[in-house]
RNA sequence: ACUCCGGUUGAUCCUGCCGGAGGCCACUGCUAUCCGGGUCCGACUAAGCCAUGCGAGUCGAGGGCAGUUCGGCUGCCCGGCGGACGGCUCAGUAACACGUGGGCAACCUACCCUCGGGUCGGGGAUAACCCCGGGAAACUGGGGCUAAUACCCGAUAGGCCAGGGAACCUGGAAUGGUCCCUGGUCGAAAGCUCCGGCGCCCGAGGAUGGGCCUGCGGCCGAUUAGGUAGUUGGUGGGGUAACGGCCCACCAAGCCGACGAUCGGUACGGGCCAUGAGAGUGGGAGCCCGGAGAUGGACCCUGAGACAAGGGUCCAGGCCCUACGGGGCGCAGCAGGCGCGAAACCUCCGCAAUGCGCGCAAGCGCGACGGGGGGACCCGGAGUGCCCUUGCAUAAGCAAGGGCUGUUCCCCAGUCUAAAAAGCUGGGGGAGUAAGGGCUGGGUAAGUCCGGUGGCAGCCGCCGCGGUAAGACCGGCAGCCCGAGUGGUGGCCACCAUUAUUGGGCCUAAAGCGUCCGUAGCCGGGCCUGCAAGUCCCUGGCGAAAUCCCACGGCUUAACCGUGGGGCUUGCUGGGGAAACUGCAGGCCUUGGGACCGGGAGAGGCCGGAGGUACUCUCGGGGUAGGGGUGAAAUCCUGUAAUCCCGAGGGGACCGCCAGUGGCGAAGGCGUCCGGCUGGAACGGGUCCGACGGUGAGGGGCGAAGGCCAGGGGAGCGAACCGGAUUAGAUACCCGGGUAGUCCUGGCUGUAAAGGAUGCGGGCUAGGUGUUGCGCGUCCUUAGAGGGCGCGCAGUGCCGUAGGGAAGCCGUUAAGCCCGCCGCCUGGGGAGUACGGCCGCAAGGCUGAAACUUAAAGGAAUUGGCGGGGGAGCACUACAAGGGGUGGAGCGUGCGGUUUAAUUGGAUUCAACGCCAGGCAUCUCACCGGGGGAGACAGCUGGAUGAAGGCCAAGCUGACGACUUUGCCGGACUAGCUGAGAGGUGGUGCAUGGCCGCCGUCAGCUCGUACCGUGAGGCGUCCUGUUAAGUCAGGUAACGAGCGAGACCCCCGCCCGCAGUUGCCAGCGGCUCCCUUCGGGGAGGCCGGGGACUCUGCGGGGACCGCCGCCGAUAAGGCGGAGGAAGGUGGGGGCGACGGUAGGUCCGUAUGCCCCGAAUCCCCCGGGCUACACGCGCGCUACAAUGGCCGGGACAGAGGGUUCCGACCCCGAAAGGGGAAGGGAAACCCUAAACCCGGUCUAAGUUCGGAUCGAGGGCUGUAACUCGCCCUCGUGAAGGUGGAAUCCCUAGUAACCGCACGUCACCAUCGUGCGGUGAAUACGUCCCUGCUCCUUGCACACACCGCCCGUCAACCCACCCAAGUCGGGCCUGGGCGAGCCCCUCUCCAGUGGGGAGGGUCGAGCCUGGGCUCGGCGAGGGGGGGUAAGUCGUAACAAGGUAGCCGUAGGGGAACCUGCGGCUCGAUCACCUCCU
Repeated sequence: ACUCCGGUUGAUCCUGCCGGAGGCCACUGCUAUCCGGGUCCGACUAAGCCAUGCGAGUCGAGGGCAGUUCGGCUGCCCGGCGGACGGCUCAGUAACACGUGGGCAACCUACCCUCGGGUCGGGGAUAACCCCGGGAAACUGGGGCUAAUACCCGAUAGGCCAGGGAACCUGGAAUGGUCCCUGGUCGAAAGCUCCGGCGCCCGAGGAUGGGCCUGCGGCCGAUUAGGUAGUUGGUGGGGUAACGGCCCACCAAGCCGACGAUCGGUACGGGCCAUGAGAGUGGGAGCCCGGAGAUGGACCCUGAGACAAGGGUCCAGGCCCUACGGGGCGCAGCAGGCGCGAAACCUCCGCAAUGCGCGCAAGCGCGACGGGGGGACCCGGAGUGCCCUUGCAUAAGCAAGGGCUGUUCCCCAGUCUAAAAAGCUGGGGGAGUAAGGGCUGGGUAAGUCCGGUGGCAGCCGCCGCGGUAAGACCGGCAGCCCGAGUGGUGGCCACCAUUAUUGGGCCUAAAGCGUCCGUAGCCGGGCCUGCAAGUCCCUGGCGAAAUCCCACGGCUUAACCGUGGGGCUUGCUGGGGAAACUGCAGGCCUUGGGACCGGGAGAGGCCGGAGGUACUCUCGGGGUAGGGGUGAAAUCCUGUAAUCCCGAGGGGACCGCCAGUGGCGAAGGCGUCCGGCUGGAACGGGUCCGACGGUGAGGGGCGAAGGCCAGGGGAGCGAACCGGAUUAGAUACCCGGGUAGUCCUGGCUGUAAAGGAUGCGGGCUAGGUGUUGCGCGUCCUUAGAGGGCGCGCAGUGCCGUAGGGAAGCCGUUAAGCCCGCCGCCUGGGGAGUACGGCCGCAAGGCUGAAACUUAAAGGAAUUGGCGGGGGAGCACUACAAGGGGUGGAGCGUGCGGUUUAAUUGGAUUCAACGCCAGGCAUCUCACCGGGGGAGACAGCUGGAUGAAGGCCAAGCUGACGACUUUGCCGGACUAGCUGAGAGGUGGUGCAUGGCCGCCGUCAGCUCGUACCGUGAGGCGUCCUGUUAAGUCAGGUAACGAGCGAGACCCCCGCCCGCAGUUGCCAGCGGCUCCCUUCGGGGAGGCCGGGGACUCUGCGGGGACCGCCGCCGAUAAGGCGGAGGAAGGUGGGGGCGACGGUAGGUCCGUAUGCCCCGAAUCCCCCGGGCUACACGCGCGCUACAAUGGCCGGGACAGAGGGUUCCGACCCCGAAAGGGGAAGGGAAACCCUAAACCCGGUCUAAGUUCGGAUCGAGGGCUGUAACUCGCCCUCGUGAAGGUGGAAUCCCUAGUAACCGCACGUCACCAUCGUGCGGUGAAUACGUCCCUGCUCCUUGCACACACCGCCCGUCAACCCACCCAAGUCGGGCCUGGGCGAGCCCCUCUCCAGUGGGGAGGGUCGAGCCUGGGCUCGGCGAGGGGGGGUAAGUCGUAACAAGGUAGCCGUAGGGGAACCUGCGGCUCGAUCACCUCCU
């Protein structure tokens, strides 16, 4: 240095990747006022191609000639110096190219500096020029003249080489230097002048610049492992400034390489730059240093310097000119053009400054450079105004007006400048000339505003938005961020401890090699001595400048620049010192390791021998009809005698019990007994060696099952295969057969869930308890290698502390704390695939990618839900035991379907279907057909020259003041259009409120505090017993509490009290009536009266497992009993938790949004909802004798009643009608049936049954045709107890019987209540259906109506193979061959040139071969992707055959089967072990 955030889940923790926020670079969209600074601007692709101009000249004080305006002017040539610098670019190059430090005892250096010495004599040419030719041009030939600081000869000085000499000097070392002698060789010089000077030559030294050698440093690939022929070295030579295999001849056979040679790919290197705390990662176009290149390539001259490119020659490719004969060109210099591309400027000014070349100098030249222009290249700075009033506006602000200021802006002058501009100074003018981009769902700062859109159009880095009310799309408004900028795309760093040196991991997330041995390497016990390589300290040299940091200073500030200091290049090197640690060397030691000795343990391995039961076959005997097999069967075996029993024999495989989370082995693995050979370990001893050790890249050995080769063997089992079943199918599971194989010998394969999913070795860090082996101690002893207990060591289990871990868990057998070494991992898929290589007989193994695709894939744990998992409990919408039904018939009613102009709509398992109180004639009504009506308000229009409205007459007409004509009344509104409304049973119950159904006749759902857990969460709420109940009791890290349950409220049942009208009437009195044997009896609550009783209403009591017995823990409670009207919540009802079901209802009402709005509004008429070939639900009536019919007789409760109930009377056969008392009601009215008694019917489609139809009548209503109800008569259908299946009910219940009410004008088989009669069975269970709790598994969580796999079909994409085909690179052979060099001969005006021959090398072209890379490729192959395709159901719950791994065979497919292995398998049981 010091921060994360979003995304896997219902939620959680973790792993892990993807994405976001920062900085930098390039391009780009929109937008843009100004200034300064800068090493910015065709680097990225095309080191592609270039028109035009410019980019290197200068010297008259070297010389000649010509011209001349005569000026020391101009031009040409000879000559000198410079054109090897500067400028550009980054193709090549993985190399001494670069960086850094050294070296040259192996070198050069023009101009410059210093020192010393010198400049003598002579000679011949030549350009320009003149003359004559060739050519289109470029250019070129011949003849002639001439000079020099051009050239040549001689001399001297001197240099160089060799040999010799004595010493000296430098040095690590003489091969160097100095001196002398001898020989050889080479062999200087130049002048000009303005008289100051400038030059020239030789030698030595210096400086500068270079050349060469070398240590170290810095890319990727091993799917490149071997490379190398001048290769490595030597001798001799050539060549060079110089060493060298640089080159050549000969000789030797070396040299390089896992510390990565060679090969391939990529790349100029560095200073530095970006980023980062740093380590690092990435970059290295621009400025500086170095290198390299100049269209590709080769070669050379000149020169101090080049192999030079603004020099030459040639080849190649390209372009240009041409008179076709020949010529010319090379912008990777400046500007500019084309091309390429996402991508980059003016064909500007100037030599004033800096610098370079030349020159004595003046000066000349310079696209180096200095300036200007263009560019949103970077960095820095500034501004786009301030105040007041008025209007609008809450505010923010907007507009108008007035005022102020003057950065900027405009104008003028001066100054600055090479010239301008900018700037500066002064003056004048005037708020004028200057704001955008992105974003506003989360991350992430800023809208739940309006409009549009409607899974569309679109947005989105990631998550995700959009399917009608979008804070996420498109606009508007508003807001947020930054601001002359702001966004996007691509790239780099950071974020990222996601490559981990700093600083990660590998049991289950990706990751320990199957196992052992061992090479290199890495690491290594105790003591002493020495050395000083590592290490540390001091010091010297270097590590350019720029860049970076600090300070000061200069531009108005800053950026920028200057000066000084620091730092940096993380380093290299010289000298001196230290000696702890590592290392090296020497010596010693024993604790690591090894050897040895002793007695024991063991399924360790190999070989040999022996044995045992079972199985199978054969033979013999006995015996008879079946056997076998399964869920059930069948195939199959059996009358030629099976199965079964007995005996005998053959054969192959195997080795029960003992047997144990027991033993042995490195692992794979090893199990009858005996013997032989042999490996290892533990314990004990402490005799020997003396660090001999650990790990282990490569490498090697071993390595289950399966498979392969060869040969045996073959009883059982058993892939494939054949049958039988199952099934929709069944290439399976089950059954009957059965081949390879399983077994043996020899060889190969080398894999696995080869697992402890845990590499090996060492040290350290609590314990407890089993067990195996050995030793020791002690006790017992039947004295046995006996038993018990304890201790130690080694092994092997379980539990557990600290600690660790995401958790599960691990925990001295570590997954704890440390050390050493190896292997391995870096999101998922593609894929352990492709290609290449190696191995294998094959199958295949080992090594092992990429394109593409994807937002996750994962681990552990949590809560639910689920299971064709387990346990416990419960329920007549469960069963069982019973009773009665439905399902069959006819009818009623609802629904589906169909039909229809319409048959309005909703509800659809339970939880729609006599449901929407939904019994519809019209109405209802929402549907269909037809007709009619209606727009508040506003704007436009008309209107006091009279609107709306009304009217006479005439016309029109079937008719009308409807309309027209004319007129009148009237008095202020108004047609139409546009908007906007009223209304809507129009849409959306997936926008809602409210209400309701169901889960739920359930017993659950939570909270506070504490505790546990990183957390989701758990605990409490669990366990045991109990209950109708999370009811209660006991236990318990819980203790309490809330909502539910219960309590509570209402009704019924018993008792009591109070009250007494309209209710009641026992007793007392009276009245009326009836009977009377005249005594009296009966009836009527009628009256007085009464409250006793009934009743009604109000209030209270009563029941609590309280009492007894038993069970149970002395609990809760259960069972039985007593008492009681009633028992164990007495019966019934009301009340229905947290929530869920996008359950139902917009058609009850309410209500958001959308829609219709002269019709989807309102009214009327008619029709429809009542249709009918059918299907379903719920009912009614029946099928009859426990019945029907006729006659007679009896008893309720609860309700209702004023356009109502209606006594009673009359009429009618009845329905009903006509009157009518009473009653707004404990008063009056409406009121039973089954039942009882008597009679009849007699088993029949009937005196059962009543459908259907006909006729007549009645009632309601405006109206009964479609389409009401009732009565009477007639007609009399189906139906003789209802298949599979299914419903309800546990007592005043079911069943049977009627009554009232609701709806209602009329209509009840419906619904809601009410009473009457009144059973059977169970007192259990969890089998079916479900519910609750606990537990378990899970890949489910829109939660099993879940999830999900593979083939096939369709489309898209990238890839692999591929006959071939095209191209590039490298190596190599041959031919041609520009050209350089060398040799020989020859010619010539001769240090050279021409010609001929020979030799070496050789670019390029042609051709052949090899290796390698890439493009295309008929067709083939798999892979990935793509809302709703096909087939199945493989996996996840025991996933319905547990799954998975390896292998082998088979099959449309997932898959199936065999063999061996794993548990990462549920469940039940048993054994053992631990706590």
Annotation
This is a predicted structure of a 1475-nucleotide RNA (small-subunit ribosomal RNA) from a Thermococci archaeon. Lineage of the source: Archaea > Methanobacteriati > Methanobacteriota > Thermococci.